[in-house]
Molecule: RNase P RNA; transfer RNA
Organism: Frankiaceae bacterium
């Protein structure tokens, strides 16, 4: 020096201006309380001014799996959904790590929904004679019958042999068809032939040794000669799954519309304002222990709560604060573990918006990409002053762990396989 | 945020393992003076895409795109 496996990190930098959010001050404005008075407290602010932080490796798709919330603090059964080698990992898991197994690669590595096809059923189109404990199409052999021909003699209704036709059979070796046609090779054995029968080989059950925590592995022995494919077809084992989602839940305001009391008008039927308490009308059905309906969004059981519920039509309100970010939390060093991760000890806070902040100009450097005086090599090529363009994929909304997808580019590290010098 | 549905020919939709199909629309012809209607024929498909089981995938399974509906 080429090739190429793996893993891991970053994913602009710095300055200047203008600007946007969320806390924290200061300063203003406003309401309230106190106090003779100066003033002092509490509340609450769109606008000034200072100050600190201020998106990501996927914040994404919403595909799993878990916290937290609320409903029986999560019950039993069926039906329904997942999971799918083995051992660990983990809050959990369709995730991760080792390892076994089978496939690929020369290798380093890489792929794998990877239980069960002797519990059952279903399907295996076209072609084929058969598509499942099958199957005579063409081929081989056997024996009858006719029909020719050749030969021998004993000259015949005579024996023998070879073709072709029929008819009744036997063979899964060859040939054809198909993805697939019910074990290979090989010797005997047969009219041909066939696991029919021995040898060896694959292979499939069982039993025993030996290694492992298992998966599995390696050996030895016995049978039967052989069993098709699919379960991302129904199913069959084993193992998990209660339901809903922060638009979960909760607390305060407000509300259409009635009720009650005070004022006020007043044509004595009522009308307006103010407080207070309920939470809206009009229609039509169901129901109050002989129990609608709800928890329960599949069904039944059961077990709470229960006087209101459904359905239409019309109306009102859709605003503010808690959840809401210190968490299975991030760094950094040691120790156990092959590793995934686990222990310890230290040190650090790193968005919380709600129509929705985290931007935008513009200088400089870094990278990349086309050009490119000019330099440097015999040469392939290199180097490179300037000029011109481009910097991806993409936006937190309750939080964690995975997964898959998207992504300009830059680095670092381990490995293997080629050629070549030492 | 949460949750369901679809994608086949220009259009509208069938077909759910086993050669991808009707209607309408397009082209050619044919009847009519001529047009439309009728009649005959013809042609047109990445079954959204990418992967996988399977002999064999439009259809099963898995990952993406795209459109459309519903819950406060």
């Nucleotide at each position: 020096c080429g090739a190429g496996u793996c893993g891991g990190u970053c994913g602009g930098a710095c300055g200047a201006c203008c600007g946007c959010g969320u806390c924290g001050g200061g300063g203003g404005c406003g309401g309230g309380g106190c106090g003779c008075a100066a003033g002092c407290c509490c509340c609450g602010c769109g606008a000034c001014c200072c100050g600190c932080c201020g998106a990501g490796g996927a914040a994404g798709g919403u595909c799993c799996g878990g916290g937290c919330u609320c409903c029986a603090c999560a019950g039993g059964g069926c039906a329904g959904g997942g999971u799918g080698g083995u051992c660990g990992g983990u809050a959990a898991c369709a995730c991760c790590g080792a390892c076994c197994c089978g496939g690929g690669g020369u290798g380093a590595c890489c792929c794998g929904c990877g239980g069960g096809a002797c519990a059952g059923u279903g399907c295996c189109a076209c072609a084929g004679a058969g598509a499942g404990g099958a199957g005579a199409c063409c081929g081989c052999c056997c024996g009858c019958c006719g029909c020719g021909c050749c030969g021998a003699c004993g000259c015949g209704u005579u024996c023998g042999g070879c073709a072709c036709g029929g008819c009744a059979g036997g063979u899964a070796a060859g040939g054809g068809u198909g993805a697939a046609a019910g074990g290979g090779u090989g010797c005997g054995g047969u009219a041909a032939g066939a696991g029919c029968g021995c040898a060896c080989c694959a292979g499939c059950g069982c039993c025993c040794c030996g290694g492992g925590u298992g998966a599995c592995c390696g050996g030895g022995g016995c049978g039967g000669c052989u069993a098709g494919g699919u379960a991302a077809a129904c199913c069959c084992c084993a193992c998990c799954c209660g339901g809903a989602g922060c638009a979960a839940g909760g607390u305060c305001a407000a509300g259409a519309g009635g009720g009650c009391a005070c004022c006020g008008g007043u044509c004595c039927g009522c009308c307006g304002g103010u407080g207070c308490c309920u939470g809206c009308g009009c229609a039509g059905g169901c129901g109050u222990u002989c129990g609608a309906g709800g928890g329960c969004g599949g069904c039944c059981c059961g077990c709470c709560c229960g006087a209101g519920c459904c359905u239409g039509c019309g109306g009102g309100u859709a605003g503010a604060c808690c959840g809401c970010u210190g968490g299975a939390g991030c760094g950094u060093g040691c120790c156990g573990g092959c590793a995934a991760c686990g222990g310890c000890a230290c040190g650090c806070c790193g968005a919380g918006a709600u129509g929705g902040a985290u931007g935008g100009u513009c200088g400089u450097c870094a990278c990349c990409c086309g050009g490119g005086a000019g330099c440097c090599g015999c040469g392939a090529g290199g180097c490179g002053a300037c000029c011109g363009g481009g910097c991806a994929c993409a936006g937190a909304a309750c939080c964690c762990g995975g997964c898959c997808u998207a992504c300009a580019g830059a680095c670092c590290g381990a490995c293997u396989c080629g050629u070549c010098c030492g | 945020g949460c949750c369901g549905g679809a994608g086949u020919a220009g259009c509208u939709c069938a077909g759910u393992g086993g050669c991808a199909g009707a209607g309408c629309a397009a082209u050619c012809g044919c009847c009519u003076c001529g047009u439309a209607a009728g009649c005959g024929a013809u042609a047109g498909g990445u079954c959204g895409c990418g992967g996988g089981u399977u002999c064999a995938a439009u259809c099963c399974c898995c990952g993406c795109c795209u459109c459309c509906g519903g819950c406060u």